[in-house]
Molecule: Glycine riboswitch aptamer
RNA sequence: GUGAAGAUCCCAGGAGAGCGCCUACGGGCCGCCGAAGGAGCGAAUGCAGAAAACUCUCAGGCAAAAGGACUGGGGUCCGACG
Numbered sequence: 001g002u003g004a005a006g007a008u009c010c011c012a013g014g015a016g017a018g019c020g021c022c023u024a025c026g027g028g029c030c031g032c033c034g035a036a037g038g039a040g041c042g043a044a045u046g047c048a049g050a051a052a053a054c055u056c057u058c059a060g061g062c063a064a065a066a067g068g069a070c071u072g073g074g075g076u077c078c079g080a081c082g
Base pairs, nucleotide, nucleotide: 002082006077007076008075009074010073011072012071013070018030020029021028022027031062032061033060037058038056039055040054
């Protein structure tokens, strides 16, 4: 000098489901969604460990806005290998 993986920031894209009902406006009730976060799980195996876009729906969400897993591009940090 090159710059794997990782972290972070910026830009673009980015789904689902209630503008539900009652109310004394404090709240209560019913229905629903899966893509922040969280939890759970198969076969094989002596044991142990064990993922996800699967399952649950605790949290969150159900007009728009916001948020949004994830995808693409770029910057910065770090610096594997040769």